[in-house]
RNA sequence: GCGCCCGUAGUUCAAUGGAUAGAAUGUAGGAUUCCGGUUCCUGAGAUAGGGGUUCAACUCCCUUCGGGCGUA
Repeated sequence: GCGCCCGUAGUUCAAUGGAUAGAAUGUAGGAUUCCGGUUCCUGAGAUAGGGGUUCAACUCCCUUCGGGCGUA
């Protein structure tokens, strides 16, 4: 260089083109406790960037960026 695959909370993963994008874990606050752990309640937190198709895009198409694999 060329080909293929991937990119969603801090992390690991969900989400038939249509519901307020969810779960686990982590994290913050609270309850419980003499203190801590466990347990329970509440909260914050994400679709890599840009463009297109569509009534509607995390999802389909193009491109850029980043990562992985293959190929001399």

This is a predicted structure of a 72-nucleotide RNA (transfer RNA) from a Fidelibacterota bacterium. The organism belongs to Fidelibacterota, within Bacteria. Rfam family: tRNA. The family's RNA type in Rfam is transfer RNA. The sequence is in RNAcentral, with records from ENA and MGnify. The prediction has a mean pLDDT of 82.